[in-house]
RNA sequence: GGCCGAAUCCUCCCUCAGGGAGGAGCGGGGGAACCAGGACUUCGGGGCGAAGCGCGCCAGCGCCGGGAACCUUCACUCCCGAGCCCGUCAGCUAACCCCGCAGGCCUCGUGAGGGAG
Numbered sequence: 001g002g003c004c005g006a007a008u009c010c011u012c013c014c015u016c017a018g019g020g021a022g023g024a025g026c027g028g029g030g031g032a033a034c035c036a037g038g039a040c041u042u043c044g045g046g047g048c049g050a051a052g053c054g055c056g057c058c059a060g061c062g063c064c065g066g067g068a069a070c071c072u073u074c075a076c077u078c079c080c081g082a083g084c085c086c087g088u089c090a091g092c093u094a095a096c097c098c099c100g101c102a103g104g105c106c107u108c109g110u111g112a113g114g115g116a117g
Stems, first nucleotide, its partner, number of pairs: 001106004008024007025101006035091001044089001045086004052063004064081005070115007
């Protein structure tokens, strides 16, 4: 100075290299009627996330999903498909309620069209 990601900015207070509170913005969950559904009650169920499905001789393969530097479309190329959480419980869902703002990484792919500056 950038990339992935919601994970940024601002204000105030305190015992001030730290801690706390609030606002804006971004993101997520719960939660009626109506509707939907034929599923759950241990073969438990559910949430965040792209991180799923099938096959397999379990090495992998296919489909599908995600990322690549101003934005976007197409093609090619490269890479990823992890992990964590709730705790027997949750479809959608107006009002309403609650929660997060981390962590990891880098010489920044190629061509064409459109746009922005």
This is a predicted structure of a 117-nucleotide RNA (c-di-AMP riboswitch aptamer (ydaO/yuaA leader)) from a soil metagenome. It matches the Rfam family "c-di-AMP riboswitch aptamer (ydaO/yuaA leader)". The literature on the family includes a 2004 paper in Proc Natl Acad Sci U S A by Barrick et al., "New RNA motifs suggest an expanded scope for riboswitches in bacterial genetic control".